[in-house]
Predicted 3D model of a 54-nucleotide RNA (nadA riboswitch) from an Acidobacteriota bacterium. It was read from a public genome assembly, where an Rfam model found it.
RNA sequence: GCUUUCAACAUCCCCGUUCUGCGGUCCGCGCGGCGAGCCGGCAGAACUGAAGGC
Numbered sequence: 001g002c003u004u005u006c007a008a009c010a011u012c013c014c015c016g017u018u019c020u021g022c023g024g025u026c027c028g029c030g031c032g033g034c035g036a037g038c039c040g041g042c043a044g045a046a047c048u049g050a051a052g053g054c
Stems, first nucleotide, its partner, number of pairs: 001054007013040001016047007023039003027035003
């Protein structure tokens, strides 16, 4: 470096990070819509880290 399986690390357990799409939820407004927030929901991409193989 490539590849496989993963999240050990975490102030109980679970939870690596970021982004995108979808879904849900909630708030506001000029309410067939727009904007903001949230999610122990799903999918995808990139990255960090662990163990194994080459």
Of the family's consensus pairs, 89% are formed in the model.